[in-house]
Predicted 3D model of a 472-nucleotide part of an RNA (small-subunit ribosomal RNA, 5' domain) from Adansonia grandidieri. Model confidence (mean pLDDT): 82 of 100. The full RNA is in RNAcentral, with records from SILVA. NCBI's taxonomy places the organism under Eukaryota, eudicotyledons, rosids, malvids, Adansonia. It matches the Rfam family "Bacterial small subunit ribosomal RNA".
Context: one part of a larger RNA
RNA sequence: GAUGCUGGCAGCAUGCUUAACACAUGCAAGUCGAAUGGGAAGUGGUGUUUCCAGUGGCAGAUGUGUGAAUAACGCAUAAGAACUUGCCCUUAGGAUGGGAACAACAGCUGGAAACAACUACUAAUGCCCUAUAGGCUAAGGAACAAAAGGAGGAAUCUGCCCAAGGAAGGGCUCUCAUCUUAUUAGCUAGUUGGUAAGGCAAUAGCUUACCAAGGCAAUGAUCAGUAGUAAGUUUGAGAGGAUAAUCGGCCACACUGGGACUGAGACAUAGCCCAAACUCCUAUGAGAGGUAACAGUGGGGAAUUUUUCACGAUGGGCGAAAGCCUGACAGAGAAAUGCCGCAUGGAGGUAGAAGGCCCAUGGGUCAUGAACUUUUUUUCCUGGAGAAGAAGCAAUGAUGGUAUUUGGGGAAUAAACGUUGGCUAACUCUAUGCCAGUAGCCACGGUAAUACAAAGGAUACAAGUGUUAUCU
Numbered sequence: 001g002a003u004g005c006u007g008g009c010a011g012c013a014u015g016c017u018u019a020a021c022a023c024a025u026g027c028a029a030g031u032c033g034a035a036u037g038g039g040a041a042g043u044g045g046u047g048u049u050u051c052c053a054g055u056g057g058c059a060g061a062u063g064u065g066u067g068a069a070u071a072a073c074g075c076a077u078a079a080g081a082a083c084u085u086g087c088c089c090u091u092a093g094g095a096u097g098g099g100a101a102c103a104a105c106a107g108c109u110g111g112a113a114a115c116a117a118c119u120a121c122u123a124a125u126g127c128c129c130u131a132u133a134g135g136c137u138a139a140g141g142a143a144c145a146a147a148a149g150g151a152g153g154a155a156u157c158u159g160c161c162c163a164a165g166g167a168a169g170g171g172c173u174c175u176c177a178u179c180u181u182a183u184u185a186g187c188u189a190g191u192u193g194g195u196a197a198g199g200c201a202a203u204a205g206c207u208u209a210c211c212a213a214g215g216c217a218a219u220g221a222u223c224a225g226u227a228g229u230a231a232g233u234u235u236g237a238g239a240g241g242a243u244a245a246u247c248g249g250c251c252a253c254a255c256u257g258g259g260a261c262u263g264a265g266a267c268a269u270a271g272c273c274c275a276a277a278c279u280c281c282u283a284u285g286a287g288a289g290g291u292a293a294c295a296g297u298g299g300g301g302a303a304u305u306u307u308u309c310a311c312g313a314u315g316g317g318c319g320a321a322a323g324c325c326u327g328a329c330a331g332a333g334a335a336a337u338g339c340c341g342c343a344u345g346g347a348g349g350u351a352g353a354a355g356g357c358c359c360a361u362g363g364g365u366c367a368u369g370a371a372c373u374u375u376u377u378u379u380c381c382u383g384g385a386g387a388a389g390a391a392g393c394a395a396u397g398a399u400g401g402u403a404u405u406u407g408g409g410g411a412a413u414a415a416a417c418g419u420u421g422g423c424u425a426a427c428u429c430u431a432u433g434c435c436a437g438u439a440g441c442c443a444c445g446g447u448a449a450u451a452c453a454a455a456g457g458a459u460a461c462a463a464g465u466g467u468u469a470u471c472u
Stems, first nucleotide, its partner, number of pairs: 001468005008342002011339003014335001016300001021298003025295002030058003035055002038052004065253003074178001079173002083170003088166004093161002097129003106119002109116002135144001149158003179225002186216003191213008228250002232243004256275004278289003306332001308331001314328001315326004345375004355366004380409006389399001418459003421442003427456002430453001437444002
């Protein structure tokens, strides 16, 4: 972990170990009109205002999930030099003069749809030319290469370009270390090194041409099997062993295989292209999709939850801000799955009650147990008040009428499960008669069975208790 029997409450945690199997439905990444031209609503009109599909900017490389692949510089540890970095911080400068388009809108056409074509117009922080440059380069010249505005009545604020530094990331190299098998002994041809060129942000056989014949290996190469990794967790006096759930770091993957585009960053889970399989759709010409996001369904399985609530807090994206988005996160729900806490009453009460069981028939025991008397109210039922978590003047709470508190009521609502021959705490009777059965081991049962079955008693543990699987 599962499962049998049983089950009152609260707090905190945890939860597909199997099929990286297939997925209906909803939702999980947007935002900015203070970049921009239009369209619409509203108004009697102007102005103000609001909304929308485009162009444009930033963000969708974060967050989230999974562990298939990977025995590898993948991870861990300790170092290094030949690189890069949007947003953020610091510092020094700069932003000249021009231009041509393309969406939207309008018109028109094709198509079942998805969507697409054509004509004409137009704006910009979109694009191009030009000027300038404490940048780069073999230090000689020469060549290359920037910029954008917006808001405001204004002050001013904000954005843009180049350069230097920082912060915090990322790419690369490398010492050491990293499971099993020799019933795997040889492996390798861009292979190992050099020269030259290409290529990259950067080093490099990274790639190509030529040259040399090297390189690895019983200190286990190569092949094969298995496996994400390590902080941790668990066990142990320790040394060690086992393990990789939750939480945080790194890596890899996002239906399968391949590819590039954009970008500071991807070869990109809810981006694009191609191919294969599968599913859906079709007017048969064509098209759409990818839950290992959150819920949920089928299937597999011994086995794992709600198609919930809210952005109130924390965090993230965009925005000048108001704000919008956020299945991250915060909460609630269901599950004794685990840990921990509390309760199922307390005190008194012998006619030692009825009843059960045992008996030597005297009695013993269940047993102060019940009844009865008195008392309390954790829980329970029912009224009232009612949070903190909210920071920052005010406002803002999903949780939640919850926690908590205060009245009223009544012992009221609450004990099971296993064992009882020895190991091992706890014994008698009845029935059965090597039968029925028990069993972890020894073993028990063939007519007086403390071992099977039932009853009464006892004992262990207790909202749990047994069984089973696995590890130490």